[in-house]
RNA sequence: GCCCGGGUGGUGGAAUGGUAUACACGAAGGACUUAAAAUCCUUUGGCCGCAAGGCCUUGCGAGUUCGAGUCUCGCCCCGGGCA
Numbered sequence: 001g002c003c004c005g006g007g008u009g010g011u012g013g014a015a016u017g018g019u020a021u022a023c024a025c026g027a028a029g030g031a032c033u034u035a036a037a038a039u040c041c042u043u044u045g046g047c048c049g050c051a052a053g054g055c056c057u058u059g060c061g062a063g064u065u066c067g068a069g070u071c072u073c074g075c076c077c078c079g080g081g082c083a
Stems, first nucleotide, its partner, number of pairs: 001082007010025003018066001026044006045056004059075005
């Protein structure tokens, strides 16, 4: 240099162009217990707001589309292959 695969909440990881983050782990609160472990219940991306709610968010930037994590282009990073 060329080719292929990948980058998604704190972590792993799913998602047919149609509510972004299912599910698991972790964390917080509660129940149970003399106490703890285990188990069960609730909550759990960010910012603003007293609240109701609003805005933003899939590596970065642009494009296509009514609508993009998903398709297209450029760039960055990680892994593999060829030279």